Predicted 3D model of an 87-nucleotide RNA (c-di-GMP-I riboswitch aptamer) from Massilia sp. The RNAcentral record of the sequence draws on Ribocentre.
RNA sequence: UAUUGAAAAGGGCAAAGCCCGCGAAAGCGGGUGACGCAAAGUCAACGGUCUAACGAGCUCCGGCUCCACGACGGCAGGACUGCCAGA
Repeated sequence: UAUUGAAAAGGGCAAAGCCCGCGAAAGCGGGUGACGCAAAGUCAACGGUCUAACGAGCUCCGGCUCCACGACGGCAGGACUGCCAGA
């Protein structure tokens, strides 16, 4: 420097659920809690997924449809960085 994660050490993160808060929602933050994770560290500029406030269209005025400038990195790819160990 590139590659691998079988065993091990020291550590790290924290799904669902529950409580509080924020948000129109998706979802997010904090607490609790561990399903899992070797990048479950960072990045939303690509694909995918979720929501649809604003806006637009329609309307039998009840609502319906479209739309991301809102989200998800614990959906996959990519970029950058990193602990320990093996060969």